[in-house]
RNA sequence: CGAGUUGGUCAGGCGAUCGCUGUGCUAUUCAGCGCAGAGGAAAGUCCGGGCUCCAACGGGUCAGAGUGCCAGGUAACGCCUGGGAGGCGCGAGCCUACGGAAAGUGCAGCAGAAAGGAAACCGCCCAGCCCUGAGGUUGGGUAAGGGUGAAAAGGUGCGGUAAGAGCGCACCGCAUGGUCGGCAACGAGCAUGGCGAUGGUAAACCCCACUCGGAGCAAGACCAAAUAGGGAUCCUUAGGCCGUGACCCUCGGCGGAUCCGGGUAGGUCGCUACAGGCGAGCGGCGACGCUCGUCGCAGAUGAAUGAUCGUCCACGACAGAACCCGGCUUAUCGACCAACUCACCUU
Numbered sequence: 001c002g003a004g005u006u007g008g009u010c011a012g013g014c015g016a017u018c019g020c021u022g023u024g025c026u027a028u029u030c031a032g033c034g035c036a037g038a039g040g041a042a043a044g045u046c047c048g049g050g051c052u053c054c055a056a057c058g059g060g061u062c063a064g065a066g067u068g069c070c071a072g073g074u075a076a077c078g079c080c081u082g083g084g085a086g087g088c089g090c091g092a093g094c095c096u097a098c099g100g101a102a103a104g105u106g107c108a109g110c111a112g113a114a115a116g117g118a119a120a121c122c123g124c125c126c127a128g129c130c131c132u133g134a135g136g137u138u139g140g141g142u143a144a145g146g147g148u149g150a151a152a153a154g155g156u157g158c159g160g161u162a163a164g165a166g167c168g169c170a171c172c173g174c175a176u177g178g179u180c181g182g183c184a185a186c187g188a189g190c191a192u193g194g195c196g197a198u199g200g201u202a203a204a205c206c207c208c209a210c211u212c213g214g215a216g217c218a219a220g221a222c223c224a225a226a227u228a229g230g231g232a233u234c235c236u237u238a239g240g241c242c243g244u245g246a247c248c249c250u251c252g253g254c255g256g257a258u259c260c261g262g263g264u265a266g267g268u269c270g271c272u273a274c275a276g277g278c279g280a281g282c283g284g285c286g287a288c289g290c291u292c293g294u295c296g297c298a299g300a301u302g303a304a305u306g307a308u309c310g311u312c313c314a315c316g317a318c319a320g321a322a323c324c325c326g327g328c329u330u331a332u333c334g335a336c337c338a339a340c341u342c343a344c345c346u347u
Base pairs, nucleotide, nucleotide: 002342003341004340005339006338007337008336009335010334012312013311014310015309016308017307018306020037021036022035023034024033025032026031039318043329044328046327047326048325049324050323051216052215053214054213058249059248060247061246062245064212065211066210067209068208069083070082071081072080073079084098085096086095087094088093099207100206104205105204106201107200121146122145123142124141125140126139127138128137129136130135154172155171156170157169158168159167173195174193175192176191177190179188180187181186220269221268222267223266230260231259232258233257234256235255240254241253242252243251274296276295277294278293279292280291281290282289283288
């Protein structure tokens, strides 16, 4: 000085005037004063919960869904942290739908001789016959060379052979056994074996391990008011109907099914003090935990924070809470900080 990688912070500020919502105080009313008032994603509704209801259960048989290397964190998770393996990058770093193909089933077009107990198209070697020769043909051996393909009877090299082949050897790969390090995933090296587990695919069905009731604030509770405790048809006193994944038992409640018609949809609570924010210390590689101190930070309900002026500036993008919280994902104008990597130059 340029290009990168990772992590973090901010989200217009200040002043004046008028206006809006909540709350506290004062006040006979009117009204006045104080305090507070949209986000890093409030978005998507993709996960996990808090909370509420399904009578609280109990016994049995299932379905469905989710996750998927190891160890931790957390209320919990499909999240986060730290490791392992595989892959990408010169590197800092980044990505992974990462259990099982030796339980079974399925799938893989075309090409190619042959695609899973699947081979001889071109070739190579030996012997016989024909032939002047080139070459042809019959039998046997072969899978190293070539071709096709994403993939063709482990790979590279040397020896050996009529020509070849793990046929033999070395190294690698694979299988089995045990040693060491690590909580573990896994890693290192040793011994034996020439070695079918003939390959791939499970984000195909499936198998294995673990987890999981359902519905949701339009949940639910209370108050007030109004109407028609309505009518018709059919079945019927039970082995029928209902009871929040399905079915059965137990238990509990009740007449059931279908159609027509009428009233209400108003108010209060739920509704914000919490797995809360900030600071310090201690422990931990870290996520995070513990202790102490301090603060209270929106609760609307046809939906509140807007308008004008002045000024500063980085000249504001994406964008507005509706029960709440922890995550993930997506969108995004800019400004700033820290650490690390690489290239070039100078000392």
A computed fold for a 347-nucleotide RNA from Halieaceae bacterium MED-G27, annotated as Bacterial RNase P class A. The coordinates come from a structure-prediction model, not an experiment, and the mean pLDDT is 77. Rfam family: Bacterial RNase P class A. Gene Ontology terms of the family: ribonuclease P activity, dimeric ribonuclease P complex and tRNA processing. It is annotated as a ribozyme.